[in-house]
Molecule: transfer RNA
Organism: Candidatus Subteraquimicrobiales bacterium
Parts: sequence; structure tokens; C1' cells
RNA sequence: GGCCCCAUCGUCUAGAGGCCUAGGACGGCGGGUUUUCAUCCCGUAAACCCCGGUUCGAAUCCGGGUGGGGUCA
Repeated sequence: GGCCCCAUCGUCUAGAGGCCUAGGACGGCGGGUUUUCAUCCCGUAAACCCCGGUUCGAAUCCGGGUGGGGUCA
């Protein structure tokens, strides 16, 4: 340098055009239970990599970037 794949809460992830003001698990925070801790239960905060395009409507489709991975040279 060519080609291919990927990018969503702190972490791992669901999502395949409208049911998503984005859900779940772990973790965080607050509370309940317990003499205390752990467990268990309830609640709460937290995310769509960036810029454009298509569309009535985009996390989702298209283009260009950025970053990561693989492969060939």
C1' cells in the first nucleotide's frame, strides 16, 4: 500500500428502518433485609466513534473520515 471485518452505558452485550425518550448482565450509587459482612430484594445514574447522504422516519441503509483487528504484498 490492496482487500476484508468491527466500533452501542465503566465492562460484556441485545438491536437487522417505526414496537427504542436504546433493553439485559456484571460493576457503581442509594435503600430494604441482617447484630455486622456476604447473599438476596427494590430503586437509580450511565452509551449509539465523527461528518455528510437517503428516507415521512436511521443505532440500523449508503459515502467519506478516525480508531481497532485480520489477510496479502